[in-house]
RNA sequence: UUCUUAUCAAGAGUGACCGAGGGAGAGGCCCGUUGACGUCACAGCAACCUUCCUGAUGGAGUGGUGCUAAUUCCGGCAGAAUGAAACACAUUCUGGGAGAUAAGGG
Numbered sequence: 001u002u003c004u005u006a007u008c009a010a011g012a013g014u015g016a017c018c019g020a021g022g023g024a025g026a027g028g029c030c031c032g033u034u035g036a037c038g039u040c041a042c043a044g045c046a047a048c049c050u051u052c053c054u055g056a057u058g059g060a061g062u063g064g065u066g067c068u069a070a071u072u073c074c075g076g077c078a079g080a081a082u083g084a085a086a087c088a089c090a091u092u093c094u095g096g097g098a099g100a101u102a103a104g105g106g
Stems, first nucleotide, its partner, number of pairs: 001106008013042005021031003027074002043068003048064002051060003072098001077095007
């Protein structure tokens, strides 16, 4: 870097340092000098792989990751339903795309 599979409505933050942007990406809407984002320390959540226990379902949470604002924050593309009609708009739903994480492979 790429492929396959699975999951993505639940859960879990304090301190120190730094100093202006950040939330992937149009847009929207948020977070942020009352210090965000990031880094470090400690703490926590979860249970994908692993380890241990169990006849099994499952349980624990040893080790490897991951995660700890907002549903992956919403949304972008297609379709359906409803709004008298409408290729426009709004709401809802379904599917897809993109992304993230894990495990395995190239």
Predicted 3D model of a 106-nucleotide RNA (SAM riboswitch aptamer (S box leader)). The prediction has a mean pLDDT of 85. The sequence is in RNAcentral, with records from Rfam and Ribocentre.